[in-house]
Transfer RNA from a Candidatus Berkelbacteria bacterium, 72 nucleotides, folded computationally.

RNA sequence: GGGCGACUAGCUCAGUGGUAGAGCGCGUCUCUGAUAAAGACGAGGUCGAAGGUUCGAUACCUUCGUCGCCCA
Numbered sequence: 001g002g003g004c005g006a007c008u009a010g011c012u013c014a015g016u017g018g019u020a021g022a023g024c025g026c027g028u029c030u031c032u033g034a035u036a037a038a039g040a041c042g043a044g045g046u047c048g049a050a051g052g053u054u055c056g057a058u059a060c061c062u063u064c065g066u067c068g069c070c071c072a
Base pairs, nucleotide, nucleotide: 001071002070003069004068005067006066007065010024011023012022013021018055026042027041028040029039030038048064049063050062051061052060
């Protein structure tokens, strides 16, 4: 220098155009003599950045950034 992939909650990951979710973790409550487990409820996200397409973008297109792999 060229090609490919990943980027979404604190962590690991879903989500193929119509109001962003799960598991674990965290908080409160129930249960218990107390803890753990279990159950209920809840907080937590400008979906890596900027543009474009569209009535509407986490998802499509372009550029950039970070990380990883391959080729040279």
Its Rfam family is "tRNA". It is annotated as a transfer RNA. The organism belongs to Candidatus Berkelbacteria, within Bacteria.